RNAcentral holds the full RNA, with entries from ENA and SILVA. A computed fold for a 350-nucleotide part of an RNA from an uncultured bacterium, annotated as small-subunit ribosomal RNA, central domain.
Context: one part of a larger RNA
RNA sequence: CUGGGCGUAAAGCGCACGCAGGCGGCUCAUUAAGCCUGACGUGAAAGCUCCUGGCUUAACUGGGAGAGGUCGUUGGAGACUGGUGGGCUUGAGGUAAGGAGAGGGGUGCAGAAUUCCCGGUGUAGUGGUGGAAUGCGUAGAUAUCGGGAGGGAUACCAGUGGCGCAAGCGGCGCCCUAGCCUUGACCUGACGCUCAUGUGCGAAAGCGUGGGGAGCGAACGGGAUUAGAUACCCCGGUAGUCCACGCCGUAAACGAUGAACACUGGGUGUGGGUGGAGUGAAAUCCAUCUGUGCCGAAGCCAACGCGCUAAGUGUUCCGCCUGGGGAGUACGGCCGCAAGGCUAAAACUC
Numbered sequence: 001c002u003g004g005g006c007g008u009a010a011a012g013c014g015c016a017c018g019c020a021g022g023c024g025g026c027u028c029a030u031u032a033a034g035c036c037u038g039a040c041g042u043g044a045a046a047g048c049u050c051c052u053g054g055c056u057u058a059a060c061u062g063g064g065a066g067a068g069g070u071c072g073u074u075g076g077a078g079a080c081u082g083g084u085g086g087g088c089u090u091g092a093g094g095u096a097a098g099g100a101g102a103g104g105g106g107u108g109c110a111g112a113a114u115u116c117c118c119g120g121u122g123u124a125g126u127g128g129u130g131g132a133a134u135g136c137g138u139a140g141a142u143a144u145c146g147g148g149a150g151g152g153a154u155a156c157c158a159g160u161g162g163c164g165c166a167a168g169c170g171g172c173g174c175c176c177u178a179g180c181c182u183u184g185a186c187c188u189g190a191c192g193c194u195c196a197u198g199u200g201c202g203a204a205a206g207c208g209u210g211g212g213g214a215g216c217g218a219a220c221g222g223g224a225u226u227a228g229a230u231a232c233c234c235c236g237g238u239a240g241u242c243c244a245c246g247c248c249g250u251a252a253a254c255g256a257u258g259a260a261c262a263c264u265g266g267g268u269g270u271g272g273g274u275g276g277a278g279u280g281a282a283a284u285c286c287a288u289c290u291g292u293g294c295c296g297a298a299g300c301c302a303a304c305g306c307g308c309u310a311a312g313u314g315u316u317c318c319g320c321c322u323g324g325g326g327a328g329u330a331c332g333g334c335c336g337c338a339a340g341g342c343u344a345a346a347a348c349u350c
Base pairs, nucleotide, nucleotide: 003322004321005320006319007304008303012318014201015200016199017198021194022193023192025088026087027086028085029084030083031082033081034080036076037075038074039073040072041071042069048066049065050064051062053060091191092188093187094186095184096183097182098181099180103177104176105175106174107173108172109171110154115149116148117147118146119145120144121143125136126135162169163168206247207246208245209244210243211242215241216240220236221235222234223233258317259316260315261314262313263312266295267294268293269292270291271290272289273288274287275286276285277284299306300305323350324349325348332343333342334341335340
């Protein structure tokens, strides 16, 4: 002195909203609960500490004092925290005017391509591979031209580009709708931050009911390869992939990095604004706000690396870790139609 940690060693909840709780800007007055201080009371005895007696000691005896408290009563102080009242504008919110965007939901439309169907031309192959074969094709395929159907996805633009809390979002138009940025500093006047429990959202796969089904394609069948080949390659192909509604609630849900605020040299790209210089208009330059990359001072780090988008320096609140295996398992509980999810041990063992 009283934990230390959480990018990669164990450890940030997938993301958000948010009640309780915790914490909370500047200023004036007041109060005196916290906090500080004086006095008094009390804290039995034994024990503890100090002294003493005793017998060689111990146990033990006697004596006073000290220590021991979130203590009580009362008086005082008023910086800080809290309470009450008043004021303020920088936090927060609003407002006006601009701005960018694959943000979300609904609806309509478009072109390219694949497949299938019909018709024309046309004849023996085609397809596929490392090489083949299965397959398709004289019942006329492949190729090519015309017509039609249907589903799914939107080449180029396209970019360490943009938007979104995350999951995620990409053809075009319209309707409904959310957030963000900038400028003014006009309004409210601390209305804020975080958040156990809770609630909502949540890729893919999967499940239920009904539709849809072009391409792709778990399972499955066949052909190859091989010692074998329950694979990789090839020919097929069902669920699924798509839509509506309802479940599931997981992920290397990753920046493996919780949220908010403040502070701390620079350099260089890029997206969105604003002000100024400049120009015929641009380009370009300066300043500033906001997002997103790279490189790096200081500092941090076990190192790698991080470095104003911190893993630096601080504050507040939440979550989580505590040797490996057993085990994210058993049991119990809660949730789910199920699959399973959430919570979560121990024996034993090293």